[in-house]
């Protein structure tokens, strides 16, 4: 030079999940903006709902085949989602397609209330078109 692995570090990804203040030695409390979710009127909608439970957060639903016979497990699609100058369309290549939660209850919903600000990765970024903006002269 190569190749592989384990460590810190960084650009930067996913995601709502950052930022400021103020007490405290500190650990950690409190509050604020700001994003994000839930309850929750009239109209509106369903003519349905109620064990075959029903709902919610999330892209993460759903169909087939096999193995068990469990609630499962594997394969193969797939709805939808994501990948670096910030959006948009188009083409291409590579990923993900999970997990949790409420408890017998909720359609939408203005005032109102009531909650979150975790987590997990990390060094290569395809291409042509358009629309902004910047920064130089």
């Nucleotide at each position: 030079g190569c190749c592989a692995u384990u460590a810190c570090a960084u650009a930067g990804c996913c995601g709502a999940a950052u930022c400021c203040c103020g007490a405290g030695c500190g650990a950690u409390c409190g509050g604020g903006a700001a994003c994000c979710g839930g309850g929750g009127a009239c109209c509106c909608a369903u003519c349905c709902c109620u064990c075959a439970g029903g709902g919610g957060u999330g892209a993460a639903u759903c169909c087939g085949g096999c193995c068990a016979c469990c609630u499962g497990g594997c394969c193969g699609g797939u709805a939808g989602g994501g990948c670096a100058u910030c959006c948009u369309c188009c083409a291409a290549g590579c990923c993900c397609g999970a997990a949790c939660c409420c408890g017998u209850c909720a359609g939408c919903u203005a005032a109102c209330c009531c909650g979150g600000u975790a987590g997990g990765c990390g060094u290569g970024a395809u291409g042509g078109a358009g629309a902004g903006g910047a920064c130089a002269c």
Description:
c-di-AMP riboswitch aptamer (ydaO/yuaA leader) from Nonomuraea polychroma, 137 nucleotides, folded computationally. The coordinates come from a structure-prediction model, not an experiment, and the mean pLDDT is 78. Rfam family: c-di-AMP riboswitch aptamer (ydaO/yuaA leader). From the family's description: This family represents a conserved RNA structure found upstream of the ydaO and yuaA genes in Bacillus subtilis and related genes in other bacteria. The source organism's lineage runs through Bacteria, Bacillati, Actinomycetes, Streptosporangiales and Nonomuraea.